A computed fold for an 86-nucleotide RNA from a Bacillota bacterium, annotated as c-di-GMP-I-GGC riboswitch aptamer. NCBI's taxonomy places the organism under Bacteria, Bacillati, Bacillota. Its mean pLDDT, the model's own confidence on a scale to 100, is 88. It was read from a public genome assembly, where an Rfam model found it.

């Protein structure tokens, strides 16, 4: 450089379950939990999905919109532990 071991040390935490937490929702959080993770650290920059409290249409019903969620959907960036065999 680059690669990820039937290695060692550590780490992270899907679903589910609880909470007189935060939020309109989507989500989060925090406690337990362990299904994965070698960037499953961390930026919403691209794309994709999810929500729509607000604003527009619209008689209704309903439609439509992120500046709003997800980085554990893809990708890109930026840092970063440990060293078998190539």
């Nucleotide at each position: 450089c680059g690669c990820g071991a039937a290695a060692a040390u550590g780490g992270c935490a899907a679903a589910c379950g609880a909470c007189a937490c935060c939020g309109a929702a989507a989500g989060g959080g925090u406690c337990g939990g362990a299904c994965g993770c070698a960037a499953a650290g961390c930026c919403a920059c691209g794309g994709g999905u999810c929500u729509a409290c607000g604003g527009c249409c619209g008689a209704a019903a309903g439609g439509c919109u992120a500046c709003g969620a997800u980085c554990g959907c893809c990708g890109g960036g930026c840092u970063g532990c440990c060293g078998a065999a190539g």